This is a predicted structure of a 351-nucleotide part of an RNA (small-subunit ribosomal RNA, central domain) from Ziziphus jujuba. RNAcentral holds the full RNA, with entries from SILVA.
[in-house]
Context: one part of a larger RNA
RNA sequence: UUGGGCAUAAAACGUUUGUAGGUGGCUUUUUUAAGUCUGCUGUCAAAUCCCAGGGCUCAACCCUGGACAGGCGGUAGAAACUACCAAGCUGGAGUAUGGUAGGGGUAGAGGGAAUUUUCAGUGGAGUGGUGAAAUGCGUAGAGAUUGGAAAGAACACCAAUGGCAAAAGCACUCUGCUAGGCUGACACUGACAUUGAGAGACGAAAGCUAGGGGAGCAAAUGGGAUUAGAUACCUUGGUAGUCCUAGCCGUAAAUGAUGGAUACUAGGCGCUGUGCAUAUCGAUCCAUGCAGUGCUGUAGUUAACGCUUUAAGUAUCCCACCUGGGGAGUACAUUUGCAAGAAUGAAACUC
Numbered sequence: 001u002u003g004g005g006c007a008u009a010a011a012a013c014g015u016u017u018g019u020a021g022g023u024g025g026c027u028u029u030u031u032u033a034a035g036u037c038u039g040c041u042g043u044c045a046a047a048u049c050c051c052a053g054g055g056c057u058c059a060a061c062c063c064u065g066g067a068c069a070g071g072c073g074g075u076a077g078a079a080a081c082u083a084c085c086a087a088g089c090u091g092g093a094g095u096a097u098g099g100u101a102g103g104g105g106u107a108g109a110g111g112g113a114a115u116u117u118u119c120a121g122u123g124g125a126g127u128g129g130u131g132a133a134a135u136g137c138g139u140a141g142a143g144a145u146u147g148g149a150a151a152g153a154a155c156a157c158c159a160a161u162g163g164c165a166a167a168a169g170c171a172c173u174c175u176g177c178u179a180g181g182c183u184g185a186c187a188c189u190g191a192c193a194u195u196g197a198g199a200g201a202c203g204a205a206a207g208c209u210a211g212g213g214g215a216g217c218a219a220a221u222g223g224g225a226u227u228a229g230a231u232a233c234c235u236u237g238g239u240a241g242u243c244c245u246a247g248c249c250g251u252a253a254a255u256g257a258u259g260g261a262u263a264c265u266a267g268g269c270g271c272u273g274u275g276c277a278u279a280u281c282g283a284u285c286c287a288u289g290c291a292g293u294g295c296u297g298u299a300g301u302u303a304a305c306g307c308u309u310u311a312a313g314u315a316u317c318c319c320a321c322c323u324g325g326g327g328a329g330u331a332c333a334u335u336u337g338c339a340a341g342a343a344u345g346a347a348a349c350u351c
Base pairs, nucleotide, nucleotide: 004322005321008304014202015201016200017199021195022194023193025089026088028087029086032083034082035081036078037077038076039075040074041073042072043071044070050066051065052064053063054062055061092192093189094188095187097184098183099182100181104178105177106176107175108174109173110172111155115151116150117149118148119147120146121145122144126137127136163170164169207248208247209246210245211244212243216242217241221237222236223235224234259318260317261316262315263314264313267296268295269294270293271292272291273290274289275288279284300307301306324351325350326349333344334343335342336341
């Protein structure tokens, strides 16, 4: 490489947009004949291999003849399929339109509970913490309690097996701007689709740069305990950080450990959004369609566990990746970054 694989054994890029490329709807009609198919023909040295016959007493060996299966050309045809040309179609896709759900994004405004600090009052000995203690705080009046003020961060209940988003993620309330989805009629375009090497964009937390902010929590770190020791677990303090603005970083068990698209393949029970029909005064109930989200389960599949219309089933298309363990996601080199690092990524050797 081929073959085989990729939830858990090695292996789905963290996610998405999209270039080149690959693949692509209708048994619609037309053209061409590149692929495809058929006939004829040239060539693919000899030897070898295979088949038939012959020669060494046999055999190995040698000689003669013949192909099969194919490759690359030439030529004459066929036109179903792929492709091409031209014209159509509406089922895929999209646009417009009536509804509709939502913590989708972004900017601004407002809110209450709690915490801490501070001021004032009451009050007078403890408080705090633990398995038990101590460090700590407190007669210079703590803790407790009442009232006022300030600050920063996070938004209890509702809350769910729930919703939205490409993923990361998103939740107090209101407003502006804005993106996507679903559904119903069926108006328009007429294959405009799908996947996607490179490339672009987004991308938790931590970390970095500059400027703010700093209540609580809390790496580092001081003290007290525990212990043989205790650079820990427990405790009392506490700085970066956590928050905001503008940049960088580009990684996670970035997980459904399951790439995307399309079609098909038993049921049963929920939840969310919406349509239709029916009953009803109405709330609502029941039946059913579409979209999503769960549980269970048949056929099938799987090494098993399990999966099972949201497939890990049955098929097609495209892309990424894997090829024994360690060495090693290391070395070197290159790209990138302020740095930390990241990306690409071996070998010797060894089992």